[in-house]
RNA sequence: GGGCCGUUAGCUCAUUUGGUAGAGCGCCGCUCUUGCACAGCGGAGGUGAGCGGUUCAAAUCCGCUACGGUCCA
Numbered sequence: 001g002g003g004c005c006g007u008u009a010g011c012u013c014a015u016u017u018g019g020u021a022g023a024g025c026g027c028c029g030c031u032c033u034u035g036c037a038c039a040g041c042g043g044a045g046g047u048g049a050g051c052g053g054u055u056c057a058a059a060u061c062c063g064c065u066a067c068g069g070u071c072c073a
Stems, first nucleotide, its partner, number of pairs: 001072007010025004019056001027043005049065005
C1' cells in the first nucleotide's frame, strides 16, 4: 500500500426481506423476608462509529473517513 470482516444500551450480543431497535447480565424501584440473598413484577438507559447519498421510509442499500481484527505485498 491492497483484499476481507467487524463497529448497535454500562458489558456480551441479536435484529433473516428496508417499515415502532431488542435479549441476557448489570443498574433503580416495588412485592416477598426479622434482615440479606434468591425469586416475581415494573422501570431507566441508544445520534445504531462519523459524514454524505439513494428512498415515502435506512442499524439494514451505496460512497468516503475513523478505529479494531485478519490475510497478502